Annotation:
SAM riboswitch aptamer (S box leader) from Hymenobacter terrenus, 117 nucleotides, folded computationally.
RNA sequence: UUUUUAUAAAGAGGCGUGGAGAGAAAGGCUCGACGAAACGCCGGCAACCCCCAGCACUUCAACUGGAACGGUGCCAACCGAGGGUCAGCGACAGCAAAGUCCUGACUACUAUAAAAA
Numbered sequence: 001u002u003u004u005u006a007u008a009a010a011g012a013g014g015c016g017u018g019g020a021g022a023g024a025a026a027g028g029c030u031c032g033a034c035g036a037a038a039c040g041c042c043g044g045c046a047a048c049c050c051c052c053a054g055c056a057c058u059u060c061a062a063c064u065g066g067a068a069c070g071g072u073g074c075c076a077a078c079c080g081a082g083g084g085u086c087a088g089c090g091a092c093a094g095c096a097a098a099g100u101c102c103u104g105a106c107u108a109c110u111a112u113a114a115a116a117a
Stems, first nucleotide, its partner, number of pairs: 001117008013042005021031003043075003048071002051066004083107006090101003
């Protein structure tokens, strides 16, 4: 980097260095000198892997529960909203159709984990 599977409404921040940006993409919206990014230290959340039990049987897997030393991840806003398809006796507007918005389902994209190449 690619592929596969799973997850993404919950949860968890202080200090120091730094000094103007940040939130993946137009435009919008939000955060930021009451200090952005990044880096460091400490703390925390969660429970994917690892580990333990059910589990016995040659072993493994799956499932359920547990634990939180270790490997990752994460600690503003649902992946902050956003793209596509479909649905709606939802709203606006209209003669109607088209349209804009809203809500829902599916999906794409993205992120993270685990595995494989």
The prediction has a mean pLDDT of 79. Of the family's consensus pairs, 97% are formed in the model.